[in-house]
Molecule: SAM riboswitch aptamer (S box leader)
Organism: Bacteroidota bacterium
RNA sequence: GAUUUAUAAAGAAGCGCGGAGAGACAGGCUCUGUGAAGCGCUAGCAACCCUUCCUAAUAGGAAAAAGGUGCUAACUCCUGAAAUAUAAACC
Numbered sequence: 001g002a003u004u005u006a007u008a009a010a011g012a013a014g015c016g017c018g019g020a021g022a023g024a025c026a027g028g029c030u031c032u033g034u035g036a037a038g039c040g041c042u043a044g045c046a047a048c049c050c051u052u053c054c055u056a057a058u059a060g061g062a063a064a065a066a067g068g069u070g071c072u073a074a075c076u077c078c079u080g081a082a083a084u085a086u087a088a089a090c091c
Base pairs, nucleotide, nucleotide: 001091003089004088005087006086007085008084013042014041015040016039017038021031022030023029025080026079027078028077043072044071045070048068049067051063052062053061054060055059076083
C1' cells in the first nucleotide's frame, strides 16, 4: 500500500520545548500569540486485539485493564465522494 470485517451522537488534558498554523480533501464553519502543528513527559478515556469466566459455541454474553494499538475542541465539526480515520485479519 491492496482487500475484508467492525466501529466512528458516549467518554477522557495538564506541563515542558516549540513559534504559525490546525480541523484528511473541496466548499462552509470553527480553533489558534489568552500560543497552531510537531516533539517529549505525566495523567486519563475507551475496550479492537490479548487475558479470565459463562453459554447448544466459526458465535454471543460477563469481567478485567498487566501487555499491543487507538483516542483525549466542536456528531467523522457540517455537506459532498467508489470519501476518511482507527482496530483486527490477510496478501